Record summary: Predicted 3D model of a 368-nucleotide RNA (Bacterial RNase P class A) from a Deltaproteobacteria bacterium. Its mean pLDDT, the model's own confidence on a scale to 100, is 76. Rfam family: Bacterial RNase P class A. Rfam describes the family as follows. Ribonuclease P (RNase P) is a ubiquitous endoribonuclease, found in archaea, bacteria and eukarya as well as chloroplasts and mitochondria. Lineage of the source: Bacteria > Pseudomonadati > Myxococcota > Myxococcia. The model forms 94% of the base pairs in the Rfam consensus.
RNA sequence: GCAGGAGACCGGGCGGCCGCUGGGAGGGAAACCUCCCGGAGGAAAGUCCGAACACCACAGGGCAGGGUGCUCCGUAACGCGGAGUCGCGGCGACGCGAAGGAAAGUGCAACAGAAAGCAAACCGCCUGGCGGAGAGAUCCGCCCGGUAAGGGUGAAACGGUGCGGUAAGAGCGCACCAGUUCCCCGGGCGACCGGGGAAGCUCGGUAAACCCCACCCGGUGCAAGACCAAAUAGGGGGGCGUCACGAGGCCGGCCCGGCCCAUGCCCCCGGGUAGGUCGCAAGAGGCCGCGGGCAACCGCGGUCCCAAGAUGAAUGGCCGCCGCCCGCUUUCGCGGGAACAGAAUUCGGCUUACGGGCUCCUGCCCCA
Numbered sequence: 001g002c003a004g005g006a007g008a009c010c011g012g013g014c015g016g017c018c019g020c021u022g023g024g025a026g027g028g029a030a031a032c033c034u035c036c037c038g039g040a041g042g043a044a045a046g047u048c049c050g051a052a053c054a055c056c057a058c059a060g061g062g063c064a065g066g067g068u069g070c071u072c073c074g075u076a077a078c079g080c081g082g083a084g085u086c087g088c089g090g091c092g093a094c095g096c097g098a099a100g101g102a103a104a105g106u107g108c109a110a111c112a113g114a115a116a117g118c119a120a121a122c123c124g125c126c127u128g129g130c131g132g133a134g135a136g137a138u139c140c141g142c143c144c145g146g147u148a149a150g151g152g153u154g155a156a157a158c159g160g161u162g163c164g165g166u167a168a169g170a171g172c173g174c175a176c177c178a179g180u181u182c183c184c185c186g187g188g189c190g191a192c193c194g195g196g197g198a199a200g201c202u203c204g205g206u207a208a209a210c211c212c213c214a215c216c217c218g219g220u221g222c223a224a225g226a227c228c229a230a231a232u233a234g235g236g237g238g239g240c241g242u243c244a245c246g247a248g249g250c251c252g253g254c255c256c257g258g259c260c261c262a263u264g265c266c267c268c269c270g271g272g273u274a275g276g277u278c279g280c281a282a283g284a285g286g287c288c289g290c291g292g293g294c295a296a297c298c299g300c301g302g303u304c305c306c307a308a309g310a311u312g313a314a315u316g317g318c319c320g321c322c323g324c325c326c327g328c329u330u331u332c333g334c335g336g337g338a339a340c341a342g343a344a345u346u347c348g349g350c351u352u353a354c355g356g357g358c359u360c361c362u363g364c365c366c367c368a
Base pairs, nucleotide, nucleotide: 001364002363003362004361005360006359007358009356010355012322013321014320015319016318017317018316020039021038022037023036024035025034026033027032041340045351046350048349049348050347051346052345053221054220055219056218065217066216067215068214069213070084071083072082073081074080085099086097087096088095089094100212101211105210106209107206108205122151123150124147125146126145128143129142130141131140132139133138159177160176161175162174163173164172178202179201180199181198182197183196184195185194186193187192225278226277227276228275235269236268237267238266239265240264241263242262246261248260249259250258251257283306285305286303287302288301289300290299291298292297324337325336326335327334328333
C1' cells in the first nucleotide's frame, strides 16, 4: 500500500428569533396573557421471543395441542447472552450450525438404470450341457447355473488396499487402514477428548416427514383494569292523587281481612354511556469504587446522577459562529452536503434500516 476479520463508541456544539406541547407560579369574569422548568432513539421500527403489571379462568393428575432440543454457566425469565465441545467453511484473523434419536415403528426418493432397501444379473467373467466351424489351439451360437472383481446408470449401488483362495468370484480367510458397537484406563462438573483391547459387526439417506425421548407452556392485553360521574331514555322504591274493571290474581282449608292490576306529578336509589381522574414515568435504573468470576454476570458501599407522557395525538422552522465530510483552489478562501428514522403501559433480548470516525488482529506485496 492493497485485500480482509473482530470489537466497542458517537449520532454535531453554542447563541438568538418565531412557533407547538406537559407541569408550576402569577394575572384575568372568561377567552387568554406573562414568567420559570421539561419535551424522541440507537434503533423510538418489525411486533418476533421472554417478563412485570391487570382482569378472566383454574383441586390434583392425565389426554390433546404448541414450543424448545450438544454441554456447563448467567438471568426475574427467554427461543437471549457468556464460556466451551463437536462438525463444516476460510491460507489466516475468524465465521456458520433447529447440533437429541434413523441397529423402536411407519413413510418418502423425480430422471437414469438390469437392480434403490430382507438389494440386483444389462454387458462382461466362469464351470457344465447341446449344436456348429477348425487339423489343432481355439472360436461362434443357444441353454441350466455361479459370480457384485471389471464396464455402464445414478445424488446414492451394501467398506478400502494387498496377499491368499477359487472354475470365476466374494470379509470366504488373513494383514494393514477407515467406520460401528461393546469393555477397560486416564483427563474434564459436563458436552467430549486421549490411549489400549475385543467382535468380520460394515448396519445407506431423510425426523424445519409422521413419530419416539427429555424439558417447558392457561387465556386476553393499558382499547388491561380501577375510581368519579352528566343530559336523555329505561329500571327499582316511596309519597300524594286519579282510575275501580273481573265469577280476576296472590296470602288462606274456608270466611273476614290485606295486597296486586292502569297511570299523573314530586322525591329518593342503583346500573350503564358521554366526559373526567388514576393506571403513567424512581426502577429487575445510571455512574463511580472495592471484591468474586476467563466471561456473561453477581455482591457490597457510595453518589443522589436521572421527571416527554401526548390522546384528530406536541417535540418544528429560520439565522449567525464553530466543528465534520465532499468539490474547486498554492494558501487565504468560495460553493455544496449531513443518513436511517420518530414515543403511546413498562422492562430484558433478538432482528432489520442507517451516517461516521476509532482500536486491535490476519494475509499478500513494496521500501529500509